[in-house]
RNA sequence: GCCGCUUUCGUCUAGUGGUUAGGACAUGGCGUUCUCAGCGCCAAAACAGGGGUUCAAUUCCCCUAAGCGGCA
Numbered sequence: 001g002c003c004g005c006u007u008u009c010g011u012c013u014a015g016u017g018g019u020u021a022g023g024a025c026a027u028g029g030c031g032u033u034c035u036c037a038g039c040g041c042c043a044a045a046a047c048a049g050g051g052g053u054u055c056a057a058u059u060c061c062c063c064u065a066a067g068c069g070g071c072a
Base pairs, nucleotide, nucleotide: 001071002070003069004068005067006066007065010025011024012023013022018055027043028042029041030040031039032038048064049063050062051061052060
């Protein structure tokens, strides 16, 4: 230099053109308990950035960034 793959709550992940973007752990609140732990209920929390296609994009296309791999 060229090619390919990946990027979603704090972490790990599901997802697919029309979902309220789901789950687990963690966090916070409430209850249970003499207290803690545990358990139950509830809550907050995310689509790497920009552009394009489309009535509609997290999903499809392009560019950029970061990471990983291959070739030279």
Record summary: A computed fold for a 72-nucleotide RNA from a Minisyncoccia bacterium, annotated as transfer RNA. It matches the Rfam family "tRNA". By type it is a transfer RNA. Model confidence (mean pLDDT): 82 of 100. NCBI's taxonomy places the organism under Bacteria, Bacillati, Minisyncoccota, Minisyncoccia.